[in-house]
A computed fold for a 690-nucleotide part of an RNA from a bacterium, annotated as large-subunit ribosomal RNA, domain II. The sequence was found in a public genome assembly. Its mean pLDDT, the model's own confidence on a scale to 100, is 83.
Context: one part of a larger RNA
RNA sequence: GCCUGCGAGUUGUCGUCAGUGGCAAGGCUAAGGGGUGUUAUACCUGGAGCCGUAGCGAAAGCGAAUGGUCUGAAUAGGGCCAAUAGUCGCUGGCGGCAGACCCGAAACGGGACGAUCUAUCCCUGCUCAGUGUGAACGACGGCCAAAACCGUCGGGAGGCGCGAACGGGUCGGUGUUGCAAAACCGUCCGAUGAGGUGGGGAUAGCGGUGAAAAGCCAAUCGCGUUCCGUGAUAGCUGGUUCUCCCCGAAAUGCGUCUAGGCGCAGCGUCCCGUUUAAACUUAGCGGGGGUAGAGCACUGUUGAGGCUAGGGGGUUAACAGCCUACCAAACCUCGACAAACUCCGAAUACCGCUAAGGUGAAGGGGCAGUGAGACUGCGAGCGAUAAGGUCCGUGGUCAAGAGGGAAUGAGCCCAGACCAUCAGCUAAGGCCCCCAAAUCCAGGCUAAGUGUAGAAGGAAGUGUUUCUCCGGAGACAGCCAGGAGGUUAGCUUAGAAGCAGCUAUCCUUUAAAGAGUGCGUAAUAGCUCACUGGUCGAGGAGAAACGCGCCGAAGAUUCAUCGGGGCUUAAGCCUGGUGCCGAAGCUAUGGGCUUGCAAACAUAGGUUUGCAAGCGGUAGGGGAGCGUUCCACACUAUCAAGCUUAGAGCGUAAGCUCGGGUGACAGAGUGUGGAAGUGCGAAUGCAGGC
Numbered sequence: 001g002c003c004u005g006c007g008a009g010u011u012g013u014c015g016u017c018a019g020u021g022g023c024a025a026g027g028c029u030a031a032g033g034g035g036u037g038u039u040a041u042a043c044c045u046g047g048a049g050c051c052g053u054a055g056c057g058a059a060a061g062c063g064a065a066u067g068g069u070c071u072g073a074a075u076a077g078g079g080c081c082a083a084u085a086g087u088c089g090c091u092g093g094c095g096g097c098a099g100a101c102c103c104g105a106a107a108c109g110g111g112a113c114g115a116u117c118u119a120u121c122c123c124u125g126c127u128c129a130g131u132g133u134g135a136a137c138g139a140c141g142g143c144c145a146a147a148a149c150c151g152u153c154g155g156g157a158g159g160c161g162c163g164a165a166c167g168g169g170u171c172g173g174u175g176u177u178g179c180a181a182a183a184c185c186g187u188c189c190g191a192u193g194a195g196g197u198g199g200g201g202a203u204a205g206c207g208g209u210g211a212a213a214a215g216c217c218a219a220u221c222g223c224g225u226u227c228c229g230u231g232a233u234a235g236c237u238g239g240u241u242c243u244c245c246c247c248g249a250a251a252u253g254c255g256u257c258u259a260g261g262c263g264c265a266g267c268g269u270c271c272c273g274u275u276u277a278a279a280c281u282u283a284g285c286g287g288g289g290g291u292a293g294a295g296c297a298c299u300g301u302u303g304a305g306g307c308u309a310g311g312g313g314g315u316u317a318a319c320a321g322c323c324u325a326c327c328a329a330a331c332c333u334c335g336a337c338a339a340a341c342u343c344c345g346a347a348u349a350c351c352g353c354u355a356a357g358g359u360g361a362a363g364g365g366g367c368a369g370u371g372a373g374a375c376u377g378c379g380a381g382c383g384a385u386a387a388g389g390u391c392c393g394u395g396g397u398c399a400a401g402a403g404g405g406a407a408u409g410a411g412c413c414c415a416g417a418c419c420a421u422c423a424g425c426u427a428a429g430g431c432c433c434c435c436a437a438a439u440c441c442a443g444g445c446u447a448a449g450u451g452u453a454g455a456a457g458g459a460a461g462u463g464u465u466u467c468u469c470c471g472g473a474g475a476c477a478g479c480c481a482g483g484a485g486g487u488u489a490g491c492u493u494a495g496a497a498g499c500a501g502c503u504a505u506c507c508u509u510u511a512a513a514g515a516g517u518g519c520g521u522a523a524u525a526g527c528u529c530a531c532u533g534g535u536c537g538a539g540g541a542g543a544a545a546c547g548c549g550c551c552g553a554a555g556a557u558u559c560a561u562c563g564g565g566g567c568u569u570a571a572g573c574c575u576g577g578u579g580c581c582g583a584a585g586c587u588a589u590g591g592g593c594u595u596g597c598a599a600a601c602a603u604a605g606g607u608u609u610g611c612a613a614g615c616g617g618u619a620g621g622g623g624a625g626c627g628u629u630c631c632a633c634a635c636u637a638u639c640a641a642g643c644u645u646a647g648a649g650c651g652u653a654a655g656c657u658c659g660g661g662u663g664a665c666a667g668a669g670u671g672u673g674g675a676a677g678u679g680c681g682a683a684u685g686c687a688g689g690c
Base pairs, nucleotide, nucleotide: 001690002689003688004687005686006685011098012097013096014095015094016093017092018091019090020089021088022087023086026051027050028049032045033044034043055062056061067081068080069079070078071077101239102238104236108229109228110227111226112225113224119203120202121201122200123199124198125197126196127195128193130162131161132160133158137154138153139152140151141150142149166190167189168188171186172185173184174183205221207217208216209215242625243624244623245622246621247620252265253264254263255262256261266370267369268367269366270365271364272363280357281356282355283354284353285352286351287350293344294342295341299338300337301336303334304333305332306331308328310327311326312324313323314322315321373398374397375396376395377394378393379392381390382389403414404413405412418591419590420589421588423587424586425585429581430580431579432565433564434563438578440577441576442575443574444573445572451567457551458550461548462547463546464545465544466543467542468541469540470539478535479534480533481532482531484508485507486506489503490502491501514529518527519526592615593614594613595612596611597610598609599608600607601606626679628676629675630674631673632672633671634670635669636668642662643661644660645659647658648657649656650655
């Protein structure tokens, strides 16, 4: 891992609601007792007691006839109540108390068991190859006044050195389903000591022991192990077993030692239930509003100008006065801004009435689930006019929604799947091939494979439109020629001659020619331009707007930013048109179920037919069934049950029936009821097999 078996809402009691049954202004017995007796119950008895038949008031108390009672001065007002149905069983839903659907803690408490591991201690033993160093001290000698001191020899100290046994475990590697739940290899530390070690003994968990790590106390230690309390508790995680039919949510508000839990409300479902009313849609009519927008009349902000208090600056020795391209209130003109501004002011939305369409409100009760939401369009806040961000509002979808489209895809677009069909029409989206349908029609654009990512910004890309100017009195471009004189203008400067800089920028000759457009020189020179003539012979120069394109454009494993092939008067883009394809949508045909209405037949809640509407679905509510084991009664079978079988049939399904094979001696089945250890794929489920 697979297979087989086992595996989770039970039981008691109290309460509440529904269904059903008995009796009914009443209903019921409890414990106990009795006899029968199949030894389990049934039956009889037992009225204690409980619920109901009256409520109101704290109580005294009063008490339902035009009502009762409390409050009250009240005969007012107000509160509660009455104007009858209960009670006892059974079945089911739910709740309380109990382990209360099942499995699961870490923990807590009590009693025991542990020091054969390990920590420390006590008693008694054992044990440490070899080698080195050479303390105290002593002897002799030297020296000295004598010592100290020096030398030699002796001596053999030490938590001394090197290094086996022994003890340890430093670094690295191997090992990591190991040789091993701590080892192996190499290396390393101690090795006469606070050394190592045998045997015997002591200390125990609210504790011991500890050269102290919260270490160790039997592979277990921030409080051992074991049994018991114990089915501890678990607002947490996981799991929770057959079928079909109808409806179908929520992820919000308020509160919460509350935030992943609860309570109430909201939203679901089922039952009861009054009335032809509500919701909802559309139309008409009547309302209030201060949003969008707009505006500047208020509150504030603000650009330019004017006018003009005040201030600053200047002038003056100072004052006065005067000046001021400075700052600037108020005021004026022009132009703007605002969630917390409004002289104004929509669309929607909301409230009410009427009409039409339209369907079962309101109310009462049983049972829930939900209270983590997600994305997307629109309107705001927060954030950075970030986020697949966050928080509200208002729609949609997903959640709980399959199908078609978007190559691929919860939340986007289309569209809501009862079943069947080798029938038709469409939606979104598509129609060259992959791939169903146009290589469709008309007009235009694009040359970038733009299309098939991308900004600021840049550019004689190209098309369309508008405007200005020049042009047969010859434009524009090219080519030929001229481009001069006063003059090297003046100043400055070493120089400054059109061309470093400053000032001025005239006059003349002319067809035209700047006191000079750029290059150039040290300065000149030289080249060139403006400007003019000639040549040539028809359009040219510029400013804008719009359409489509170009550059801007760098990524990590070939292409890799059309799904691919591939596409260029398109298979790209824009405009218009015709047709077709395309879904579980709609239609057609057949069938099933549910609900409502009607009819007929029945009458214990039905059956049949017709018509109409409906039948996606998680949590969840409601309804109807299938199957398993056992019991009672009735009936039935005998090669039964069981097992097995690409055999046959029936039912919407769970399932049921038959046939074949195997099977053996009583173990069966069917019907109607009853009772449950009643259905497995999941729980790192449990046991077994492989």